Record summary:
c-di-GMP-I riboswitch aptamer from an uncultured Alteromonadaceae bacterium, 90 nucleotides, folded computationally. It matches the Rfam family "c-di-GMP-I riboswitch aptamer". Rfam 15.1 lists 5,092 matches to the family in 1,772 species. It was read from a public genome assembly, where an Rfam model found it. The model forms 95% of the base pairs in the Rfam consensus.

């Protein structure tokens, strides 16, 4: 060093719960558990899902409701693509 991908060591992240915060909502931050994960580290380039604050359109019982369509907002524990990496084993 270099491919692969894991038996052992040491050790990481934290689904979900819950409290408190934040946000329009998805969703997220922080402390505790641990449901798992060999990339369950980065990252929002492609696909996929979720929210709908503004806007638009339609309708009503009309100075307000409701329904639909949208990402500029999310999700990296949904798949790819890129980057980068611990200990071993060969």
């Nucleotide at each position: 060093a270099c491919a692969a991908a894991g038996a052992a060591a040491a050790g990481g992240c934290a689904a979900g719960g819950u409290a408190c915060g934040c946000g329009a909502a998805a969703a997220c931050g922080u402390g505790c558990c641990a449901c798992g994960c060999a990339a369950a580290a980065c990252c929002a380039c492609c696909g996929g899902c979720c929210u709908a604050c503004a806007g638009g359109u339609u309708u009503c019982u009309a100075u307000g409701a409701a329904a639909c369509c949208c990402a500029c907002g999310g999700c990296a524990g949904c798949g790819g693509a890129g980057u980068u990496a611990c200990c071993g084993u060969g």